[in-house]
């Protein structure tokens, strides 16, 4: 310098245009004499800009950030 992937709650990963899901984990409630384990409920994300489209995490440009290859 040139190709290619990845980028989604705190953390792991679903999710190939129509309300962004799930465990774990967090917080308040039940349940226990306490703790833990279990219910219930609740917050909490689509990397930044742009563009197509009635409509974008989803497609198309660009940046950024890691990774892999080549030179």
């Nucleotide at each position: 310098g040139c190709g290619g992937g990845u980028g989604u709650a705190g953390u792991u990963a679903a999710u190939u245009g129509g309300u962004u899901u799930a465990a774990c984990g967090c917080a308040a409630c039940c349940u226990u004499c306490c703790c833990a384990a279990g219910g219930u409920u609740g917050a909490a994300a689509c990397a930044g800009g742009g563009g197509u489209u009635c409509g974008a995490c989803u497609c198309c440009c660009c940046u950024c950030a890691c990774c892999c290859g080549c030179u």
A computed fold for a 71-nucleotide RNA from a Patescibacteria group bacterium, annotated as transfer RNA. It was read from a public genome assembly. The coordinates come from a structure-prediction model, not an experiment, and the mean pLDDT is 83.